c-di-GMP-I-GGC riboswitch aptamer from Salinisphaera orenii YIM 95161, 95 nucleotides, folded computationally.
The sequence was found by an Rfam model in a public genome assembly.
The source organism's lineage runs through Bacteria, Pseudomonadota, Salinisphaeraceae, Salinisphaera and Salinisphaera orenii subsp. halophila.
Its mean pLDDT, the model's own confidence on a scale to 100, is 86.
[in-house]
C1' cells in the first nucleotide's frame, strides 16, 4: 500500500405496503429485505428522470388588457443503489 474469504462483531436497505411533503421526478418515517466492502458523506463531470414556472406554437373565448384547453421546448429541479471524480471509515484474509 494493494485485497476482500462460506471469519467475528456490527451496518445499510431495492421492490412492494402505509403515513406524510413535493406540480413532478423524488424526499422524510415506519413496515419490509433484493441486493451492498464503502449500498457512509459531496450533484463535481456525464448518463437518467421530471417540467411546476418561463418561453414560444396551435385552438377556443373576450372590444380589449388578457383568459382557457393542448401538445412541444427548457434544469436552476430530482438521483451518489447508473458510470466516474473527491472526502471519510470498521473488521480480518492474502500478497
Nucleotide at each position: 500500500c494493494a485485497u476482500g474469504a462460506c471469519a467475528a462483531g456490527g451496518g445499510c436497505a431495492a421492490a412492494c405496503c402505509u403515513g406524510u411533503c413535493g406540480a413532478a421526478a423524488g424526499g422524510c418515517a415506519g413496515g419490509g429485505a433484493c441486493g451492498c466492502a464503502a449500498a457512509g458523506c459531496c450533484a463535481c463531470g456525464g448518463a437518467u428522470c421530471u417540467a411546476a414556472a418561463g418561453c414560444g406554437c396551435g385552438c377556443g373565448g373576450g372590444c380589449g388588457a388578457c383568459c382557457g384547453c393542448g401538445g412541444g421546448u427548457c434544469a436552476c429541479g430530482a438521483c451518489c443503489g447508473c458510470c466516474g471524480g473527491g472526502c471519510u471509515g470498521c473488521c480480518g484474509u492474502u500478497g